[in-house]
Molecule: transfer RNA
Organism: Candidatus Shapirobacteria bacterium
RNA sequence: GGGCUCAUAGUUAAACGGUAUAACGUACCCUUCGCAUGGGUAUAUUCUGGGUUCAAUUCCCAGUGAGUCCA
Numbered sequence: 001g002g003g004c005u006c007a008u009a010g011u012u013a014a015a016c017g018g019u020a021u022a023a024c025g026u027a028c029c030c031u032u033c034g035c036a037u038g039g040g041u042a043u044a045u046u047c048u049g050g051g052u053u054c055a056a057u058u059c060c061c062a063g064u065g066a067g068u069c070c071a
Base pairs, nucleotide, nucleotide: 001070002069003068004067005066006065007064010024011023012022013021018054025043026042027041028040029039030038047063048062049061050060051059
């Protein structure tokens, strides 16, 4: 320098163009004499900027970052 893949809660991952979901975590409550386990409720997310569309995490373009391969 070039090719390919990826970027989503605090973390790890889902998501036919149509209300963004789960697990772990965190806070509170119940359970206990107390702790642990268990149960319930809440919390919090689409890398940035444009384009297409009635509607974009999803499709297109550019940028940034990460991984991988070639030179």